Predicted 3D model of an 82-nucleotide RNA (transfer RNA) from an uncultured Actinomycetes bacterium.

RNA sequence: GCGGGAGUGGCGGAAUUGGCAGACGCGCUGGAUUUAGGAUCCAGUGUCGAGAGACGUAGGGGUUCAAGUCCCCUCUCCCGCA
Repeated sequence: GCGGGAGUGGCGGAAUUGGCAGACGCGCUGGAUUUAGGAUCCAGUGUCGAGAGACGUAGGGGUUCAAGUCCCCUCUCCCGCA
C1' cells in the first nucleotide's frame, strides 16, 4: 500500500428484516440472613439537570417517518496479502 473484520453503560456481551438502546452475566450500592465474613435472596445501578426534560452505540456527514443497524469520509484495534 491492498483486502477483510471489529469499535455499544465500570467490564464482558446482546439488540442483523431499519421499529422501546443496553437483554443476560460480572462488578458496584443499599437491605435481609450471619457473632463477623463468604455464599444465598430482594431492590437499585449510563450522563446532565432540583424537576420537567434533554443527551447517549469511536468521531463527522448523508438516506429515511424512523439508523447501533444502510451509504460516504476520518480515527483506533485485529487478521490476511504484498
Rfam family: tRNA. It is annotated as a transfer RNA. It was read from a public genome assembly. The prediction has a mean pLDDT of 80.